A computed fold for a 74-nucleotide RNA from Ruminococcaceae bacterium UBA3753, annotated as transfer RNA. Rfam family: tRNA. Rfam's curators write: Transfer RNA (tRNA) molecules are approximately 80 nucleotides in length. Model confidence (mean pLDDT): 83 of 100. It was read from a public genome assembly. NCBI's taxonomy places the organism under Bacteria, Bacillati, Clostridia, Eubacteriales, Oscillospiraceae.

RNA sequence: CCGCCCGUGGCGCAGUUGGAUAGCGCGGCAGAUUCCGAUUCUGGAGGUCGGGGGUUCGAAUCCCUCCGGGCGGA
Numbered sequence: 001c002c003g004c005c006c007g008u009g010g011c012g013c014a015g016u017u018g019g020a021u022a023g024c025g026c027g028g029c030a031g032a033u034u035c036c037g038a039u040u041c042u043g044g045a046g047g048u049c050g051g052g053g054g055u056u057c058g059a060a061u062c063c064c065u066c067c068g069g070g071c072g073g074a
Base pairs, nucleotide, nucleotide: 001073002072003071004070005069006068007067010026011025012024013023019057029043030042031041032040050066051065052064053063054062
């Protein structure tokens, strides 16, 4: 320098034929249970989907660009 892949709550991921309330597990918080814990159960919280721009009635999803990470080739 070129090509490909990835970036979604604190962590690990799903969702990528655009459809309208963005989900799952773990973790954290509160409650129940217990003599106290662990386990188990219940509840609610936490994300403007890496940044910006564009297309569209509508974008995590499509297009452009930038940033970060990984892999491969010169």